[in-house]
RNA sequence: AGAGUUUGAUCCUGGCUCAGAACGAACGCUGGCGGCGCGUUUAAGGCAUGCAAGUCGUACGGUAAGGCACCCUUCGGGGUGUACACGAGUGGCAAACGGGUGAGUAACACGUGGGUAACUAACCCUAAAGUGGGGAAUAACUCUAAGAAAUUAGAGCUAAUACCGCAUAAUAUCUAUGUAACUUAAGUUGUGUUGAUUAAAGGCUUCGGCCGCUUUAAGACAGGCCCGCGCUCUAUUAGUUUGUUGGUGAGGUAAUGGCUCACCAAGACUACGAUGGAUAGCCGGCUUGAGAGAGUGAUCGGCCACAUUGGAACUGCGACACGGUCCAGACUCCUACGGGAGGCAGCAGCUAAGAAUCUUAGGCAAUGGGCGAAAGCCUGACCUAGCGACGCCGCGUGGAUGAUGAAGGCCCUCUGGGUUGUAAAGUCCUUUUCAUCAGGAAGAAUGUCUGUGAAAAAUCAGGCUGACGGUACUGGUGGAAUAAGCCCCGGCUAAUUACGUGCCAGCAGCCGCGGCAAUACGUAAGGGGCGAGCGUUGUUCGGAUUUAUUGGGCGUAAAGGGUGCGUAGGCGGAUUAGUAAGUUGGAUGUGCAAUCCCCGAGCUUAACUUGGGAACUGCGUCCAAAACUACUUUUCUAGAGUACAGAAGAGGAAAGCGGAAUUCCUGGUGUAGGAGUGAAAUCUUUAGAUAUCAGGAAGAACACCUGCGGCGAAGGCGGCUUUCUAGUCUGUAACUGACGCUGAUGCACGAAAGCCAGGGGAGCAAACGGGAUUAGAUACCCCGGUAGUCCUGGCCGUAAACGUUGUAUACUAGGUGUAUGAGGCAUCGAUCCCUUGUGUGCCAAAGCUAACGCAUUAAGUAUACCGCCUGGAGAGUAUGCCCGCAAGGGUGAAAUUCAAAGGAAUUGACGGGGGCCCGCACAAGCGGUGGAGCAUGUGGUUCAAUUCGAUGAUACGCGAGAAACCUUACCUGGGUUUGACAUUCGCCUGACCCCCUGUGAAAGCAGGGUUCCCUUCGGGGUUAGCGAACAGGUACUGCAUGGCUGUCGUCAGCUCGUGUCGUGAGAUGUUGGGUUAAGUCCCGCAACGAGCGCAACCCCUAUUCUCUGUUACCAGCGCAUAAUGGUGGGGACUCAGAGGAAACUGUCGUCGAAAGGCGGAGGAAGGUGGGGAUGACGUCAAGUCAUCAUGGCCCUUAUGCCCAGGGCUACACACGUGCUACAAUGGACGGUACAAAGAGUUGCAACACCGUGAGGUUGAGCUAAUCUCAAAAAACCGUUCUCAGUUCGGAUUGAAGUCUGAAACUCGACUUCAUGAAGCCGGAAUCGCUAGUAAUCGUAUAUCAGAACGAUACGGUGAAUACGUUCCCGGGCCUUGUACACACCGCCCGUCACAUCACUCGAGUUGGAUGUACCCGAAGUCACUGAGCAAACCCCUCGGGGAUGCAGGUGCCGAAGGUAAAUCUAGUAAGAGGGAUGAAGUCGAACAAGGUA
Repeated sequence: AGAGUUUGAUCCUGGCUCAGAACGAACGCUGGCGGCGCGUUUAAGGCAUGCAAGUCGUACGGUAAGGCACCCUUCGGGGUGUACACGAGUGGCAAACGGGUGAGUAACACGUGGGUAACUAACCCUAAAGUGGGGAAUAACUCUAAGAAAUUAGAGCUAAUACCGCAUAAUAUCUAUGUAACUUAAGUUGUGUUGAUUAAAGGCUUCGGCCGCUUUAAGACAGGCCCGCGCUCUAUUAGUUUGUUGGUGAGGUAAUGGCUCACCAAGACUACGAUGGAUAGCCGGCUUGAGAGAGUGAUCGGCCACAUUGGAACUGCGACACGGUCCAGACUCCUACGGGAGGCAGCAGCUAAGAAUCUUAGGCAAUGGGCGAAAGCCUGACCUAGCGACGCCGCGUGGAUGAUGAAGGCCCUCUGGGUUGUAAAGUCCUUUUCAUCAGGAAGAAUGUCUGUGAAAAAUCAGGCUGACGGUACUGGUGGAAUAAGCCCCGGCUAAUUACGUGCCAGCAGCCGCGGCAAUACGUAAGGGGCGAGCGUUGUUCGGAUUUAUUGGGCGUAAAGGGUGCGUAGGCGGAUUAGUAAGUUGGAUGUGCAAUCCCCGAGCUUAACUUGGGAACUGCGUCCAAAACUACUUUUCUAGAGUACAGAAGAGGAAAGCGGAAUUCCUGGUGUAGGAGUGAAAUCUUUAGAUAUCAGGAAGAACACCUGCGGCGAAGGCGGCUUUCUAGUCUGUAACUGACGCUGAUGCACGAAAGCCAGGGGAGCAAACGGGAUUAGAUACCCCGGUAGUCCUGGCCGUAAACGUUGUAUACUAGGUGUAUGAGGCAUCGAUCCCUUGUGUGCCAAAGCUAACGCAUUAAGUAUACCGCCUGGAGAGUAUGCCCGCAAGGGUGAAAUUCAAAGGAAUUGACGGGGGCCCGCACAAGCGGUGGAGCAUGUGGUUCAAUUCGAUGAUACGCGAGAAACCUUACCUGGGUUUGACAUUCGCCUGACCCCCUGUGAAAGCAGGGUUCCCUUCGGGGUUAGCGAACAGGUACUGCAUGGCUGUCGUCAGCUCGUGUCGUGAGAUGUUGGGUUAAGUCCCGCAACGAGCGCAACCCCUAUUCUCUGUUACCAGCGCAUAAUGGUGGGGACUCAGAGGAAACUGUCGUCGAAAGGCGGAGGAAGGUGGGGAUGACGUCAAGUCAUCAUGGCCCUUAUGCCCAGGGCUACACACGUGCUACAAUGGACGGUACAAAGAGUUGCAACACCGUGAGGUUGAGCUAAUCUCAAAAAACCGUUCUCAGUUCGGAUUGAAGUCUGAAACUCGACUUCAUGAAGCCGGAAUCGCUAGUAAUCGUAUAUCAGAACGAUACGGUGAAUACGUUCCCGGGCCUUGUACACACCGCCCGUCACAUCACUCGAGUUGGAUGUACCCGAAGUCACUGAGCAAACCCCUCGGGGAUGCAGGUGCCGAAGGUAAAUCUAGUAAGAGGGAUGAAGUCGAACAAGGUA
C1' cells in the first nucleotide's frame, strides 16, 4: 500500500467481497509446563444451606455459660466469691462505609469549568472557654397472663456517659442603634454600644495524667443546591403548558427556589426542534484508524441509580436506608387455619434460560475498614489457593555427527530415476522439563512484649506473629528419557501431483468448481502457514474519499425544485475613528489516579509491577495586540434604485371588425357514378349524388408575411383596429447613498388531459358501431361517430414542465451570422465601413470532462446562497398525515432478493437501414427434376443379423474404383487359448515340412508313415510342444489428438514492423477520388514500409519455326496388286517429341491528371486468348479413432483367432441421384462415312468354322504409333410405319440357353423365343448451363474370375439468350442504428397457468404500554382536634390546675385497585392484494426504420 468481480475487449460510475487488527467470546480437532490477568454479555428469573457488621465491661445494672478460689455434697452436683471472662439487656459509636448490579434514567444523570454574598459537616486537627448543683424514670430481672408460633400484655424492683429542670456564659443566636472596608443586584466582612436567649457526663489511673463531655472560632475530609458549555435516533411526533410562567406574602428546608399554599397578573417553551415516541446508565478509558473520526463503556478508577414490585416516613451528622421499620401487590415457606415468616443485583452454591462463564476452599499473615484507652474482636473487603489454553507472555518436546542417499510410501518417460531425506537407524553429547532425594526463603514490623530511659514520651537493642507453603528457589542422582498438532495448496493468497467420483457425491469469503484425463469434490503422497495451539462462527473499526470538516458529487452514470415573488436565516462595495465579542500571543489555575508515549528500575527474560518525565489537543481567569470578521461611527459612488430623452416587440386583459376555407340549407345546370384503398368493402347516389353556379347559416382557426426572428419568470404568445396595462434595452449622469445577493417555511403563476355549473358545437375526434387485413386483430388502414376540443365562472397542480445544465456576481484568445439601439469617418443621398451596448445562433483556442462534448449564453477559473444524490429490484409502492368533488397529487418506508444495474466510447455481427459493386443470383433463353417403370443410395420398418460411418447448404450412384464364397467388420452354429501375426526367455523334443487313413459341413480332432544342419564335441543354429513376458481388438472417446478432407471461396481479402493519434479498448496504414477480374494500378492523405493472399512463374490447348524420322506419313520418282504405304525409297506434308518464336494495351484514334477505358489496324490468337493445377488469416468443438498413426479407457478360455452356413440383396412406405420412355426433329429395316483417348501376356485375341444369339472351337499376331480390343454412334442415303397405348414404350413373367466361377437357391451378367405393365410430357415446387458451352451421340478405362443405368476420361454433331440490376439468394467495401457478442436460429418485457417465500390490507380476537376523568383510599408526614391517658418543670388551698406530650378522632395529599372513553404497540385470523424467485408452457410487445419510430 491494495486486490477480485459488470464487458468480446476498454475507460468511468457504482455496489458486493477479500487480505489487517481486536474480543468478557462460543464451536470443531488437538493439548507438555510455568508466570500474570480474566471468567452469567442471556432471566433486575427463582432460590435450599453456610457465611458476608459488629464492637465497647476504661458508660451501666448485672452474671446465663466457661475459668479460678473457697465452702457444702446424697459424689449426680450445689452454693459463695472473683471479674480472668461475659449470654441477654440499657447506653455509645458503627451499621448511610465496604461489597453487588445496570432495571430505570435523554436528566444539571454524567463530563468539564464556575458559583453558593443561599448551605451543612459526626469522627479528625488547631485554638479559646467551660465541665456547678439537682431530679424523675426505665429495660434487664422477678411474678402473673395470652398465643401453635412469631410475639405480646399487666404488676413490681434498679443503674448510667440514657432522660429532665436549675445555675453560669460568650467574639454563639436574636433585637435596637453607630461606624469602617469591600462588593454591589439583594449584600458581605470587621469593629462598638443596649437588651434578651442558650451548655455540659463522666470513666480509668501508677495520682503525673489520660480518655471523654459542652460552647465557640478556624481548618481538613466529605457533601447539598445553582449556573455556562458538551451529551443518541425520530417531523410518518408541530404545537406544548394551569403550579403552568412571573409577582407579593406565608409555610417548609441545613440552604435558594412554585419546593408548598393564598392572592394577583397572563404568561412560559418551540423550526437553533418544544411536546411526544424509541433506545440507552454517564465518564476516565478500551478497540480501530496516518489522522479526523467510527464503534464501544467487561475487568481497574470516578460519578449516578437501584436492592422482590409500588408507596411512605422514622432514627440519625448523614438514609427516605441491599443483609432497618410501616403499608399495599405478586411469589415462596410454616401453621393448631386463628395467624405468622421471607427477600443472594454480598461470597460460595442450586435451579432455569442459554452457544456460553468457576470452589458450598484457606486465612485475617499482609493492605484497608468498624469498635475499643489497649490487648483484641469482627471483616466472603482483601490476600491466597482451586477449576477453565478464555487471553497475554515465556520455556520445552532435544543437540552434534551420520549416505549402502536403507526399508517402506508416493510419483514417473518404469532393467531405471525422482521424492520423503540427514529425515531414520547408528555413534557421541546435554538435562531446561520430568522422576526422586536433600536444603529452603523474601513477603514482618513504623505493630506489640521485654530491656534502656524519670516516663504510659522519644531513641536504641532483643523477643513474638506466615493463609499461601515445605511453595518459589538451590543442589545431588537418573535417563532422550514424559511432551505436536491444526489449517491450507484454482485466482485474490505462500504452497501440486496421483487415484477415486462423473452437474452425482460434494465444495464455496467473492469470482466460481463438478456432465470420464477435476492443481477447486473425497483420499493419499508431497508442499506452504501458524504452532500448544490451529481453524470456523459472531461482533467492531479499517481498507470505504462508499456520508467526503480533513475528503465526493448532480448535461448523458443516482442527483437542479416546473417558474417566479418573498419571510426567517446565511453572505455582502469603498472609506474614517472607536470598541475588543470572534481572532492571535503571553502568563496562570484546572484538566484525579490508572491507561497511552519516552527514559529508567524490580521479578533469570517477557507479559506483569513500578519511579520520573512528557502528554491529556479541553475549560476558566488575567495581561497584551488591533490586521481581518463583528458592532458603533464619519464620509463616498463603482453595486442597486430614481428622473429625463428615445427604441423594438405574437408580453398581458377587454371590446369591436375582416376575408379565405370547411360543413350544412335553398334554388339552378347536369347525369351515373362518387368516395376510399396496397387491393377492397362498409358508406353515398336515379327520392338525382359527385361536379358546377347563385344565395344563405354556423362555429372554429387565422395561409402567404414566418426567419435556429421577436416578447415573456416559466407555462406560453401569431388576422386587423381601439382602450387599459406590465417588463426590457439604449443614451444623459441630475437625484438617493449599499437601499444588495440568495432564499427553508409561505404566497402566486403554472401545457395538455380531466372534473363541476351554464352556454356553444363547423371541422377534428378518445369511447363506441361498421368494413377490411389477419391464424387471431378488442390494433395499424377505411366509412361513420359521442364526450372533448371553443366561451364564462370554479377546481385540478401534474409533464421528456428539457438546454434533461438552480439563481446572482466577477474574470479568462478569437472568428462569423442574425435581431434591435447608440456613436463616428466618408457621402448630396441611398448606403458602405469602424466603434460600442443588449439579445439570439454557429465554429473554435486555453482550460475542463470517463468519454461524448462544453467553451464570454461554460460543463473553464472563483465567490455567495438554496435544492438534490449515495448499488439494482421491491417502489415513487405500502402505511400514516396533508390537499382535492373525484380522478388523483404531496410527503414517503420496510421485509425480501440479486452481484450486479448503469454511462461513454471500441471492434465485430446483425437490420423487413442507406450508398457503391460482383456472381447462371435474378432476368432473357435452352434442357431437365418433381408424375411412370426400372437402377442405385438413404430414412423408416422388419429381422437371429439386416455390420459400421456420412445427416441443411457442406449426408443420401457418399466411404464402396464394384457384398454369390472371400471381402465382412454383423448373425447362428462348430472349434481354439502364448494364440492367425512379432520379439525375448526357460524347459523339452528331434523334429517341422511332407505323405497317408479315420471322422467331420469345414475348421479341427484322432492315428500312422517319413524325418534335422553345423561343430573346435563344450556347444550353436533351426523347428514343434509346454510355460512366462506378451500378442491381438473394424471395442469406446473425431468433444483428448496428428494427418487428411469438405465448406464459406479462387471470394479479395487477412495481417505485421516502425511512426503518429487516443487515458484506454483501439485507430491510422487498409479510409477518400478514380480504375480493375483482383487491397489490380494511379492520385491524394500521418503515415512509411513489409508479409500471406491476387497476378505471374508450371501443365494442356490454339499458330508457326528449327531439329529428329520408326512402328507414323506418302508429294514427287520407281516396283507389285483386283485393291490397300504392300514395297524400294523420301524427309516435302500429316503426325509424333524436344527446343524456340509469338501478345506487351506494343501500335493508331479518342476520353482521362494518371492508372486506365472505348474503338480500329495488324495477327493463328487481343486486352488474365480457352482450360487445368494452385485454396490467404480464419469459420463451422464440420467429417474421419473403420485408410493410417496416436493419448486415455475397456476385453484377455474373449470384445482375440479359425471354420461352415446365413446376412449386408429383407419391404405397407417416404426422399435423393440416375437410366429408359411417353414418340414422326420419331420407330423399324437396309446401305454408306468420319473420331479421340485408352487397354492388353493369369492378357487382348485376328482370320476361319459352328450357333438365330449370348457364345463355342481353333489359335495367326502382339510385352504394342507395328498386332488385337475396334463395330464408333448420332449424321447421311433409301424403304416402311401415319397418331394408335401404336411397328411408341419396354417393365414384369414363362420357357430355353450362354459365360465366369469349387459353387449363380437365397444373390450374377448376358442371349433367344414368348409375354407386353405403367407411361400420351408430369401439381406445388425446384435444378443445370453464357460457347465448342447447353443439348445430343457414341467410345474407352479403373475396379474386376464374373457382375455399371454409377464414376473417371475421350472425341462427334452443335444451339438459344443476356434489355438490364427493381426484386430472390450469396458475397465484398463504406456508412448508420443497436438493449446483440453463444453475436437475429440473438436478446427480451408483461398478462395467464404451477410451486415456494417474505410482505400489505383485513370482519375480528388476545396481550402489553401510556396519559386523562371519576370512584375507592392502606401506610405515613403535615394541619386541626384531643372530653381518654401521662413520672420529671411551674403554681398550689395538695384536692388540683397549668405547661408539655401520648393514644384516639377529623381533614388535605396519597400507592395499589376499580370504572369509562381514548391513543400507541405486539401476536394471531377466514379472505383479499400486489411483489420476488424458479424451470419447460400460451399470446403478443421492446432493442435495427424491431417491421405502425
Molecule: small-subunit ribosomal RNA
Organism: metagenome